[in-house]
RNA sequence: GCCUGAAAAAGCCACACCCCUUGCAAAGGGGGGUCGGAAAACCACGGGUCUGGUCUGCUUAGUUUUAGAAGGCAGAUCCUGACAGCCGAGUUGCCGAA
Numbered sequence: 001g002c003c004u005g006a007a008a009a010a011g012c013c014a015c016a017c018c019c020c021u022u023g024c025a026a027a028g029g030g031g032g033g034u035c036g037g038a039a040a041a042c043c044a045c046g047g048g049u050c051u052g053g054u055c056u057g058c059u060u061a062g063u064u065u066u067a068g069a070a071g072g073c074a075g076a077u078c079c080u081g082a083c084a085g086c087c088g089a090g091u092u093g094c095c096g097a098a
Base pairs, nucleotide, nucleotide: 005095012037013036017032018031019030020029021028022027035085041091042090045088046087047086048083049082050081052079053078054076055075056074057073058072059071
């Protein structure tokens, strides 16, 4: 230096949930909390999930015909953001064995 994570120590972060707050929302910030974490530090580059929108289809839906709404559901190689505690890439990093 690389691979790696046993034992120990020092500290670190903080899921769910609760309160306050920002946002249409996903979610973010602050406080409490402590499920967990050796990168649960940084970074939206690739995949993924999610949000709002757009478009398309279905539904509502029955009618002499035409037109075909709100709402709901689904899809998209579209737009928009969110998530780094979903995975990968990149960057940095505490401790110390085999």

Description:
Predicted 3D model of a 98-nucleotide RNA (c-di-GMP-I riboswitch aptamer) from a Deltaproteobacteria bacterium. The organism belongs to Myxococcia, within Bacteria.